[in-house]
């Protein structure tokens, strides 16, 4: 010096699946009473339950292949072994928040010349 791999920090862009149902408390509004115990509603608020779903924080599984044992080899055994694949633990499923990945910018490591 600069391309390439990493990382941080800032900024944009980023998808999917019920505003789902019932149950309790609280708030609001309406009706009714002297007044309170009551009755309706509500895309408000918490917490709890049941269905029914997504996959792009995170996490799991394992193919080729590759290494070891046996074995003349094969077959078998046990290790390694990727994903955006799958699996739905975890989290999500109105809006906010999140959010794989990804665009620019600065900074740092590493690696070439």
């Nucleotide at each position: 010096u600069a391309a390439u791999g990493g990382g941080u920090u800032a900024u944009g862009g980023g998808a999917g699946a019920g505003a789902u149902u019932c149950c309790g408390c609280g708030g609001g509004c309406g009706g009714g009473u002297c007044u309170u115990u009551u009755c309706g509603c509500u895309g408000c608020g918490c917490g709890g339950a049941a269905c029914g779903c997504c996959g792009a924080a995170g996490g799991g599984g394992a193919a080729a292949c590759c290494c070891c044992a046996a074995u003349a080899a094969a077959g078998u055994g046990g290790g390694g072994g990727a994903a955006a694949c799958u699996c739905u633990c975890a989290g999500g499923c109105a809006a906010a928040a999140g959010g794989a990945c990804u665009g620019u910018a600065a900074c740092c490591c590493u690696u070439g010349u």

Glycine riboswitch aptamer from Candidatus Altarchaeales, 113 nucleotides, folded computationally. The sequence is in RNAcentral, with records from Ribocentre. Its mean pLDDT, the model's own confidence on a scale to 100, is 80. The organism belongs to Candidatus Altarchaeia, within Archaea.